Predicted 3D model of a 359-nucleotide part of an RNA (large-subunit ribosomal RNA, domain IV) from a Deltaproteobacteria bacterium. The coordinates come from a structure-prediction model, not an experiment, and the mean pLDDT is 84.
[in-house]
Context: one part of a larger RNA
RNA sequence: CUCUGGUUAAGGAACUCGGCAAAAUGACACCGUAACUUUGGGAGAAGGUGUGCCACCACUAGGUGAAGGGCUUCGCGCCCGGAGCCGAGGGUGGUUGCAGAGAGCAGGGGGUAGCGACUGCUUACCAAAAGCACAGGACUCUGCUAAGUCGCAAGACGACGUAUAGGGUCUGACGCCUGCCCGGUGCCGGAAGGUUAAGGAGCCUCGUUAGCUUCUUCGGAAGCGAAGCGGGAAACCGAAGCCCCGGUAAACGGCGGCCGUAACUAUAACGGUCCUAAGGUAGCGAAAUUCCUUGUCGGGUAAGUUCCGACCUGCACGAAUGGCGUAACGACUUCCCCGCUGUCUCGACCAGGGACUCA
Numbered sequence: 001c002u003c004u005g006g007u008u009a010a011g012g013a014a015c016u017c018g019g020c021a022a023a024a025u026g027a028c029a030c031c032g033u034a035a036c037u038u039u040g041g042g043a044g045a046a047g048g049u050g051u052g053c054c055a056c057c058a059c060u061a062g063g064u065g066a067a068g069g070g071c072u073u074c075g076c077g078c079c080c081g082g083a084g085c086c087g088a089g090g091g092u093g094g095u096u097g098c099a100g101a102g103a104g105c106a107g108g109g110g111g112u113a114g115c116g117a118c119u120g121c122u123u124a125c126c127a128a129a130a131g132c133a134c135a136g137g138a139c140u141c142u143g144c145u146a147a148g149u150c151g152c153a154a155g156a157c158g159a160c161g162u163a164u165a166g167g168g169u170c171u172g173a174c175g176c177c178u179g180c181c182c183g184g185u186g187c188c189g190g191a192a193g194g195u196u197a198a199g200g201a202g203c204c205u206c207g208u209u210a211g212c213u214u215c216u217u218c219g220g221a222a223g224c225g226a227a228g229c230g231g232g233a234a235a236c237c238g239a240a241g242c243c244c245c246g247g248u249a250a251a252c253g254g255c256g257g258c259c260g261u262a263a264c265u266a267u268a269a270c271g272g273u274c275c276u277a278a279g280g281u282a283g284c285g286a287a288a289u290u291c292c293u294u295g296u297c298g299g300g301u302a303a304g305u306u307c308c309g310a311c312c313u314g315c316a317c318g319a320a321u322g323g324c325g326u327a328a329c330g331a332c333u334u335c336c337c338c339g340c341u342g343u344c345u346c347g348a349c350c351a352g353g354g355a356c357u358c359a
Base pairs, nucleotide, nucleotide: 001354002353003352004351005350006349007348008347010345011344014343019340027051028050029049030048031047036041038173052095053094054093055092056091057090059089062086063085064084068080069079070078071077096100108338109337110336111335113333114332115330116329120132121131136171137170138169139168140167141166142165148157149156150155174325175324176323177322179255180254181253184252185251186248187247188246189245190244193243194242195241199237200236203232206230207229208228211224212223213222256274257273258272259271260270283317284314295311296310297309298308299307
């Protein structure tokens, strides 16, 4: 110097990103216990008091259960019975140490706000959370050989289930609610018209060639030339889809600008105008969202970029990518208070293990 422990005057968070760490609380019995609340809770709320040992008592609950009696199927049986003994606990008195839950084991508490309802789950080995899940809500698909999923298939799951079932997506207890827009994209429905593939049909043409004709015959040559096959090709017929028509937002998504106006000023209930599919409703709001910003006012402090309550100028909240509340819950996050302390002012001392020297 370091590690692990112990003690520490006065102060008591002044430490620090932050009370991290430590200290403190701690058992049992009794008394007592607020706001709020989903009436269950909150709650061990908070805050208090007691606790050893000895003696005494016709003391209590309780335990044990003798004698005796009754019944008897005769049994080591059943019932009644209550002596004696034990006795938590209670009462009274006494006694004692610094200390009686004597050591060890054994909640610190309260308040405010945010987020998530909750118990759960998660990055095995740097993240346990406000992330995931969750009951509950909604939309949508699926009539059974279901939809959907795996597989080339057979087949299997779904399910030995049957719409109070099963699959997918979103939301996430509960309470109050969930506004406007279907122009774009998606999905659903429609089928009159437009567009439209393979294919069909039709026509043309060349090549091949059965056959026919010319030639006395064969060969050869020339000409005509069906089907099939090959090649080319205009009109015409040809479904879904797309265009088109309508619906649908707890589908993907979206939810304006400028100017003027009231008898102080300021502001604008009001008016004008442009654009849009429609111009953000309720609620909330410097917020896990606010740039300017330590906004402004109030509270708390001697002093507060954090915190709480308001205001609204929302750079850039907003309604199941849910909005706003909410008791209970949380190794979550923020701020405050009480208690407590070597976290600190600011250090000191002690014990043990390392480090260091020697072997």